[in-house]
Context: one part of a larger RNA
RNA sequence: UGACGAACGCUGGCGGCGUGCUUAACACAUGCAAGUCGAGCGGACGGAGGAACUUCGGUUCCGAAGUUAGCGGCGGACGGGUGAGUAACGCGUGAACAAUCUGUCCCAGACAGGGGGAUAACACAUCGAAAGGUGUGCUAAUACCGCAUAAGACCACGGUGCCGCAUGGCACAGGGGUAAAAGAACGGAAUCGGUUUGGGGUGAGUUCGCGUCUGAUUAGCUAGUUGGUGAGGUAACGGCCCACCAAGGCGACGAUCAGUAGCCGAUCUGAGAGGAUGACCGGACACAUUGGAACUGAGAGACGGUCCAAACUCCUACGGGAGGCAGCAGUGGGGAAUAUUGGGCAAUGGGCGCAAGCCUGACCCAACAACGCCGCGUGAGGGAAGAAGGUUUUCGGAUUGUAAACCUCUGUCCUAAGGGAAGAAAGGAAUGACGGUACCUUAGGAGGAACCCCCGGCUAACUACGUGCCAGCAGCCGCGGUAAUACGUACGGGGCGAGCGUGGUCC
Numbered sequence: 001u002g003a004c005g006a007a008c009g010c011u012g013g014c015g016g017c018g019u020g021c022u023u024a025a026c027a028c029a030u031g032c033a034a035g036u037c038g039a040g041c042g043g044a045c046g047g048a049g050g051a052a053c054u055u056c057g058g059u060u061c062c063g064a065a066g067u068u069a070g071c072g073g074c075g076g077a078c079g080g081g082u083g084a085g086u087a088a089c090g091c092g093u094g095a096a097c098a099a100u101c102u103g104u105c106c107c108a109g110a111c112a113g114g115g116g117g118a119u120a121a122c123a124c125a126u127c128g129a130a131a132g133g134u135g136u137g138c139u140a141a142u143a144c145c146g147c148a149u150a151a152g153a154c155c156a157c158g159g160u161g162c163c164g165c166a167u168g169g170c171a172c173a174g175g176g177g178u179a180a181a182a183g184a185a186c187g188g189a190a191u192c193g194g195u196u197u198g199g200g201g202u203g204a205g206u207u208c209g210c211g212u213c214u215g216a217u218u219a220g221c222u223a224g225u226u227g228g229u230g231a232g233g234u235a236a237c238g239g240c241c242c243a244c245c246a247a248g249g250c251g252a253c254g255a256u257c258a259g260u261a262g263c264c265g266a267u268c269u270g271a272g273a274g275g276a277u278g279a280c281c282g283g284a285c286a287c288a289u290u291g292g293a294a295c296u297g298a299g300a301g302a303c304g305g306u307c308c309a310a311a312c313u314c315c316u317a318c319g320g321g322a323g324g325c326a327g328c329a330g331u332g333g334g335g336a337a338u339a340u341u342g343g344g345c346a347a348u349g350g351g352c353g354c355a356a357g358c359c360u361g362a363c364c365c366a367a368c369a370a371c372g373c374c375g376c377g378u379g380a381g382g383g384a385a386g387a388a389g390g391u392u393u394u395c396g397g398a399u400u401g402u403a404a405a406c407c408u409c410u411g412u413c414c415u416a417a418g419g420g421a422a423g424a425a426a427g428g429a430a431u432g433a434c435g436g437u438a439c440c441u442u443a444g445g446a447g448g449a450a451c452c453c454c455c456g457g458c459u460a461a462c463u464a465c466g467u468g469c470c471a472g473c474a475g476c477c478g479c480g481g482u483a484a485u486a487c488g489u490a491c492g493g494g495g496c497g498a499g500c501g502u503g504g505u506c507c
Base pairs, nucleotide, nucleotide: 002506003505004504007502008501009500010499013376014375015374016373017372018371019369020368021334026332027331028330030329031328032327035074036073037072040071041070043068044067045066049062050061051060052059053058081287082286083285090212091211092210093209094208095207096206097205100204101203105200106199107198108197109196110195111194113147115145116144122137123136124135125134126133127132153178154177155176157174159172160171161170162169163168183192184191213259214258215257220250221249222248225247226246227245228244229243230242232240263283264282265281266277267276268275269274289310290309291308292307293306312323313322314321315320340366342365343364344363348362349360350359351358352357379409380408381407382406389400390399391398392397413448414444415443416442417441418440419439423434452495453494454493455492456477457476458475463490464489465488466487472479473478
């Protein structure tokens, strides 16, 4: 000099685009943040309308739309947050899987025959303060379970051919065994689904080479430890786990231990090499009060699921229960310090649904903050009697200074009025939170908008007064003890400018 998620002091007109708890992974009141499907199912509510009877008062029955607690399906493994842990195949990069899985999606082949038993809802009873249960009875399904059918799809057996990268891989045919399925709406078809197989895509898992901070005032570390055989387990390889056997394995090319830290694309700086950093945005990782565990599922050892333990908070009829903001707002606390308990699903994207649509604190917007970057303005031209005033003076003057006044203009911003978007895409129509915003036109009037730091040298910019080693200044050198360009004030000047300084950190 440059830079910053910045803070503090003084000051502060506007706009655009960004950014905004770096500290206590501290505790959290309240609201919202994950639902959806009635075209899977039986009910319940509802009741347009209709029918029968009628003593004309009514009674009974059927019943479309619509709503939906429950069963069932898909989604709650994405999206959003945080960086505590982690020095590790965690991340980056490059490879490997003849050792693997993959819901939804795409392509292709084949198939869907015939049955069964339950259960929630509901009703009744009953326990409990509540949370929540228990018993009996009834019922449906795209819920569940047998049977049939069965392709090298899987299992064991034997065969042939081709190929390779150790184990092996692929193809073909044989007999044996095992395992499927579900319907719905419209009804005219189209449609959406179901089962199985192969291929693709996407996503994931695993392994390896290399790279990845500091300390030797940490030198030895290791017993499932290192390897083998066998069995188990997994989607899959593997001490992953287990039994037995062997005694190995790592280490000054730094093991182990300790400290610190999330990693990268990138960001800052620098001519570069390098150094420092890892906010926002993007990628992979880890975590969800702390610790542990599994269930379901294509996928989780699951932030707004379950169970157990612990700490804390709350309710309680004292028997027992409820909770988890490192989601968005917001509160307390900590701190030098960091925003609204806002609007909308209009767009983009996601979930569900045939769709209409519903949900979406993702997202799009708005509010707050000079926190940053960029742009604009606070007027322009003329104007010497060089006015007044201020400061200074050698009293002549000098300077402030074309500065002001004054004259002529302009209208960016501003104020008011009128008009008014794009963003909206789908055959037509409809659909905008932002927003009556941006922008355009007209009118008004210089009116409403300048500060901060510095002036001894480094370093651009000087005089007067006050003070008198005092008060004070100071980044370094150093100023101040009676003529201080260094302290304080004033005038003048320099720098920068809606900012300017200070301290902090990095290069």

This is a predicted structure of a 507-nucleotide part of an RNA (small-subunit ribosomal RNA, 5' domain) from an uncultured bacterium. The full RNA is in RNAcentral, with records from ENA, Greengenes and SILVA. Model confidence (mean pLDDT): 84 of 100.